A computed fold for a 266-nucleotide RNA from a soil metagenome, annotated as Bacterial large signal recognition particle RNA. RNAcentral holds the sequence, with entries from MGnify. It matches the Rfam family "Bacterial large signal recognition particle RNA". It is annotated as a non-coding RNA gene. Rfam's curators write: The signal recognition particle (SRP) is a universally conserved ribonucleoprotein involved in the co-translational targeting of proteins to membranes.
Formats: sequence, C1' cells, structure tokens
RNA sequence: CCGUGCUAGGCGGGGAGGUAGCGGUGCCCUGAAUCCGCAAUCCGCUCUAGCGGGGCCGAAUUCCCCCCCGAGGGGCGUCGGCUCCGGGGUCGGCGCGCCGCCCGGGGCGUCGAUGGCCCGGUCCCGAGCGGUGGCGGCCCGUGAACCAGGUCAGGUCCGGAAGGAAGCAGCCUUAAGCGGCCCCCGCCAGGCGCCACGGGAUCGCCGGGCCGGAGUCGCGGGCGACGAGAGCCACCGGAGCCGGAGCUUCGACGGGGGGUGCACGG
Repeated sequence: CCGUGCUAGGCGGGGAGGUAGCGGUGCCCUGAAUCCGCAAUCCGCUCUAGCGGGGCCGAAUUCCCCCCCGAGGGGCGUCGGCUCCGGGGUCGGCGCGCCGCCCGGGGCGUCGAUGGCCCGGUCCCGAGCGGUGGCGGCCCGUGAACCAGGUCAGGUCCGGAAGGAAGCAGCCUUAAGCGGCCCCCGCCAGGCGCCACGGGAUCGCCGGGCCGGAGUCGCGGGCGACGAGAGCCACCGGAGCCGGAGCUUCGACGGGGGGUGCACGG
C1' cells in the first nucleotide's frame, strides 16, 4: 500500500420558547436526511445524550476538531411613522370669549339719534269687585204600620147616667232623609279678569312725556392686546405596533485545513 472481517462512530443540524439545567415532542430556519411506538396542567435525563425496539453504513465525499462565509433567530440602544393613555395655559397655531383700531356694505336719525331725567306697564305682596266652581242656608216637592204632633169615624175601656180616658185607619202637619232650584244669602277655592285700590322691587325691556342737539347700532373682513380652557395640532412623559440603519450574540447549508482504529492474509 492492497484485500477480507470487525469496532468506535454515524444515518441531519440550528434558533426562539419552555426548564433549576439539558435533550425531545409542538413553532420557525436550513434542505433531503433509516423504520415503528411515546410525549405540553408533557416525556426522558442529571453531564451529555431524547427513551424503548428493529434495520443499514462504517475508518472516510459519510466520523471528530478548528477556521471562513452566512439563510435565519435573539438582545441592546437609536431614528422615523401610526395608534392609545396621561400631564400642563407654558413659547406657539386653530377654535372660544372680551376689548381697541382700520376697511367694506347696511339699518335708524334734524319728521330729533345716542344719552340724561320722570311717569306708566312688564315683576312681587296684600286686600276689593266681578266671573266660575264647590258646599251650606233660604225656597219647592216628597217624606213616619207602631216607637212624631193635631184631629180622631168606627170600635175599645171606666161610669147607673151626665160624662171622661186611651187611641187604630183616614185626613192635615212635621223631623231626619231624599230630590229639585240655583232667584236670593253666607263660607271656601283658582292655570279666571281689556275692572279697580294700596304697598314694594327694578332701571333690563316696552310705551309716553321733558331736556339736549348729531350721531348711533348690528353684519362681514383684517390687525393688535387681554382672558379662559386640555376640544384639535404642537410640547412633555408613558405603553404598544410597523419600518430603516447600527452594535452585539447564537448560527443551518456551503467552502477550506487537520485528526482517527483492531484482527487476519498478501
């Protein structure tokens, strides 16, 4: 060095998650890699590998180690965008309120404006008058088998008689009650009033009178000042999502370098 038979070893690896930690099942990446059973309130293990049972390859293109590349994943801080929550009138913008100035276009005004003074109304209280309604009275009608009244036929009772007594029906009257009338009287009430009185409040509005003698009041736009307010933007703080660049970490596939047996025969 060659041949035969074996052995170590291999027949996928990695990331995140999970775990005290590790491997696996489940997710993702790589890309082609033996079969069966098991496993998320999970399975197995405790130092290195899923566990149990078969099959194949086998010392090298295939096993082991190192380096490069780098799919993909994780972490950190940063920038941008979006959404949500909170804060604060604080330099600001929009919006809001008020004031001033200017411009435009109108209304009213010498048939007297704005303004000032007075009176009345509007507002409140009290009482009046009227009206409406209710209740009561007055009035009318009705209204008692006996327990209301009067008169009491008949009949009854007392009496020798004269006479007397109680008293049903009838008739008359009346109480409570019932009904009517609301003409009159009284009391009470109000979502009543072209009525009328007294007191109060107020200067806002309306009407009138007087003084006085020329402006005055909305609307639209612009500018400025002030104020309030977290409605929006902006600002500050926080959370989440998406995207970009950076740093860092693990790293499949691929590439390069190195390493690794035993027995027999030639």